Predicted 3D model of an 86-nucleotide RNA (c-di-GMP-I riboswitch aptamer) from a Gammaproteobacteria bacterium.
Its mean pLDDT, the model's own confidence on a scale to 100, is 82.
The organism belongs to Gammaproteobacteria, within Bacteria.
Rfam family: c-di-GMP-I riboswitch aptamer. From the family's description: GEMM was predicted in a large-scale screen for bacterial structured RNA regulatory elements.

RNA sequence: GGCGCUUAAAGGCAAACCCGUCGAAAGGCGGGGUCGCAAAACUUCCGGUCUAACGGCGUGAAGCCCAUGACAGCGGGGUUGCCGGG
Numbered sequence: 001g002g003c004g005c006u007u008a009a010a011g012g013c014a015a016a017c018c019c020g021u022c023g024a025a026a027g028g029c030g031g032g033g034u035c036g037c038a039a040a041a042c043u044u045c046c047g048g049u050c051u052a053a054c055g056g057c058g059u060g061a062a063g064c065c066c067a068u069g070a071c072a073g074c075g076g077g078g079u080u081g082c083c084g085g086g
Base pairs, nucleotide, nucleotide: 003086005085012037013036017032018031019030020029021028022027035073041079042078043077045076046075047074048071049070050069055065056064057063
């Protein structure tokens, strides 16, 4: 320097749940927490899932459809990358 095969140690992240906050919601952010994670780092390009405000259909009320919203800890692709071992 290459491979990304392995995960004992250091260090890292943090599901559910609780509190605060933003949001119509899904969900985001901050704090606590610690189920898990070797890319649980970044990216909506592809598929998937969630929500349905606005808008549309419709109604006595209801209800149905819709992503331009959300999920990278649902899968795939792309980009970058720490320590130690082999």